[in-house]
RNA sequence: GGGGUCAUAGUUCAAUGGCAGAACUUCGGUCUCCAAAACCGAUGAUCGAGGUCCGACUCCUCGUGACCCCG
Numbered sequence: 001g002g003g004g005u006c007a008u009a010g011u012u013c014a015a016u017g018g019c020a021g022a023a024c025u026u027c028g029g030u031c032u033c034c035a036a037a038a039c040c041g042a043u044g045a046u047c048g049a050g051g052u053c054c055g056a057c058u059c060c061u062c063g064u065g066a067c068c069c070c071g
Stems, first nucleotide, its partner, number of pairs: 001070007010024004018054001026042005047063005
């Protein structure tokens, strides 16, 4: 220099162009003499900027970052 994969909650991961979810964590509650476990509930996210579209996590362009391959 060229090519490919990836970027979503504090963490690990889902989501066929049509309401962004789960588990763990955290917080609150039930239970308990207290705590743990268990159960119930709550909080919390789409890497940045544009474009296409009635509608974008999803498609396109540019950029940023991580990893891999070729030279």